RNA sequence: GGGCUCGUAGCGAAACGGUAUCGCGCCUGCAUGGCAUGCAGGAGACUGCGGGUUCGAUUCCCGCCGAGUCCA
Numbered sequence: 001g002g003g004c005u006c007g008u009a010g011c012g013a014a015a016c017g018g019u020a021u022c023g024c025g026c027c028u029g030c031a032u033g034g035c036a037u038g039c040a041g042g043a044g045a046c047u048g049c050g051g052g053u054u055c056g057a058u059u060c061c062c063g064c065c066g067a068g069u070c071c072a
Base pairs, nucleotide, nucleotide: 001071002070003069004068005067006066007065010024011023012022013021018055026042027041028040029039030038031037048064049063050062051061052060
């Protein structure tokens, strides 16, 4: 330098173009004498950045930035 894959909550992952979901973690309450555990509820991501297409974009297209991998 080129090809491919990826970038979504504190972490790890989902999401036929139509209000972004789940697990762990976190907070509150209940149960226990307490811890662990269980149950119920809650907060937390404007989806890497900037454009384009579209009535509507996490999703499609382009350019950047970053990570991984392969080739040279």
The RNA shown here (transfer RNA) has 72 nucleotides and comes from Candidatus Gugararchaeum adminiculabundum. The coordinates come from a structure-prediction model, not an experiment, and the mean pLDDT is 83. The RNAcentral record of the sequence draws on ENA. Its Rfam family is "tRNA". Rfam links the family to the GO term triplet codon-amino acid adaptor activity.